[in-house]
Context: one part of a larger RNA
RNA sequence: CGCAGGAUAUUUGAGGAGAUCUUUCCCUAGUACGAGAGGACCGGGAUGGACGAACCUAUGGUGUUCCAGUUGUUCUGCCAAGAGCAUCGCUGGGUAGCUAAGUUCGGCAGGGAUAACCGCUGAAAGCAUCUAAGCGGGAAACCCACUCCAAGAUAAGAUAUCCCGUACCAUUAGGUACCUCAAGGCUCGUUGGAGAUGACAACGUUGAUAGGUCGGGUGUGGAAGUGCAGUAAUGCAUGGAGCUUACCGAUACUAAUUAGCCGUGAGG
Numbered sequence: 001c002g003c004a005g006g007a008u009a010u011u012u013g014a015g016g017a018g019a020u021c022u023u024u025c026c027c028u029a030g031u032a033c034g035a036g037a038g039g040a041c042c043g044g045g046a047u048g049g050a051c052g053a054a055c056c057u058a059u060g061g062u063g064u065u066c067c068a069g070u071u072g073u074u075c076u077g078c079c080a081a082g083a084g085c086a087u088c089g090c091u092g093g094g095u096a097g098c099u100a101a102g103u104u105c106g107g108c109a110g111g112g113a114u115a116a117c118c119g120c121u122g123a124a125a126g127c128a129u130c131u132a133a134g135c136g137g138g139a140a141a142c143c144c145a146c147u148c149c150a151a152g153a154u155a156a157g158a159u160a161u162c163c164c165g166u167a168c169c170a171u172u173a174g175g176u177a178c179c180u181c182a183a184g185g186c187u188c189g190u191u192g193g194a195g196a197u198g199a200c201a202a203c204g205u206u207g208a209u210a211g212g213u214c215g216g217g218u219g220u221g222g223a224a225g226u227g228c229a230g231u232a233a234u235g236c237a238u239g240g241a242g243c244u245u246a247c248c249g250a251u252a253c254u255a256a257u258u259a260g261c262c263g264u265g266a267g268g
Base pairs, nucleotide, nucleotide: 001152005163006162007161008160009159010158011157015149016148017147018146021049022048024046025045026044027043033038051106052105053104054103055102059100060099061098062097066093067092068091069090070089071086072085073084074083075082076081110144111143112142117137118136119135120134164267165178166177167176168175169174179265184262185261186260187259188204189203190202191201192200209255210254211253212251213250214249215248216247219243220242225238226237227236228235229234
C1' cells in the first nucleotide's frame, strides 16, 4: 500500500514445512516343520539404541551481583574489625536463570488408491488364459490421518462485537454552512515471561509494572561485641548466630504525572 467505511477479538484452511527409524528379549512354542541337528509364519507383550520436542522437581554443571576460609601487601592513627589490589588473588560451598550427562514425552493405530506379485469371472482363439470389457487382494514408498506455519490464498475468506451529524441544494456520487473528533491506535513512562533494533507481552493511580521496605524461602555455617577458660595460640557461651543476589508473597514509600498525535460523521 492492498483486501471498497473504520476498529477489536475469535477463526476456516488453499498451500507449505516437519515427523515417519530400529535392536534385543519373553509368551504363543521347543509348537508347525524336520530322521535329527535345528527351528518358525501369524498374533501379543517387555526393554533398549539413535533422533526429536519440552522442561529444571530430583542428579549434576555454571552461577565475576550470596556466604565462609585463607596468603602477600597498602590503607582506614594503633589493637580489634574492615576496605583496595594480586586471574573473581586463591580455596570450599551455593539461590534464581541458563543448561545435560538429567527428567518427561513422541514415532502408534486406522483409512484410500496402488507397485512387483497373487487371484475371480472371461472372450478374441468352442480349449486355455489375472485382461481385452469387468471385479478383488497386495508394501516402510504415494494421498489422508499426526505436529507446526498459514487469507498478499490479489479468488485477499468467515463469525462475533464496537464506532460514526444536523440543515439546505442536488437524480446518484456529491457540494455548502454550522457542529463534531467516535470506536480504536500510536507517542510517552514503569517493565519482562520478550528481545540485536523494530516487534511481542504486562502495567500506567479505578495501579502491584519496576525499585524500596516488610515477612517467608534458600544459601552459607556459628557474625561483631562482651563474658569465661588458657602464659599464649586458641577454645567455649551469649546463639542454628550473623549475613543472604535474580525466588515466593504482602505493602503505594518512590517512579509509571500532566499530556500530545493519528483516526471522522453510515461508506464507489
This is a predicted structure of a 268-nucleotide part of an RNA (large-subunit ribosomal RNA, domain VI) from an uncultured bacterium. Its Rfam family is "Bacterial large subunit ribosomal RNA". Gene Ontology terms of the family: ribosome and structural constituent of ribosome. Its mean pLDDT, the model's own confidence on a scale to 100, is 88.